[in-house]
Molecule: transfer RNA
Organism: Planctomycetota bacterium
RNA sequence: AGGCCCGUAGCUCAAUUGGCAGAGCGGCAGACUCCAAAUCUGUAGGUUGGGGGUUCAACUCCUCCUGGGCCUGCCA
Numbered sequence: 001a002g003g004c005c006c007g008u009a010g011c012u013c014a015a016u017u018g019g020c021a022g023a024g025c026g027g028c029a030g031a032c033u034c035c036a037a038a039u040c041u042g043u044a045g046g047u048u049g050g051g052g053g054u055u056c057a058a059c060u061c062c063u064c065c066u067g068g069g070c071c072u073g074c075c076a
Base pairs, nucleotide, nucleotide: 001072002071003070004069005068006067007066010025011024012023013022019056027043028042029041030040031039049065050064051063052062053061
């Protein structure tokens, strides 16, 4: 330098191929308990990496940028 993959809640990951953004864990509150853990119930938490575009509608398609990983190559 070129190619491919990935970036979604605090963490780990889904979202049926464009049609209401979700789960588990964690956090907080409550129940239970002498207290705590475990368990159960409830609840908060999102610029879907960033900008632009296409579309009635974008996590999903196009483009540029950015961070990470892998492969190939060049110079020393």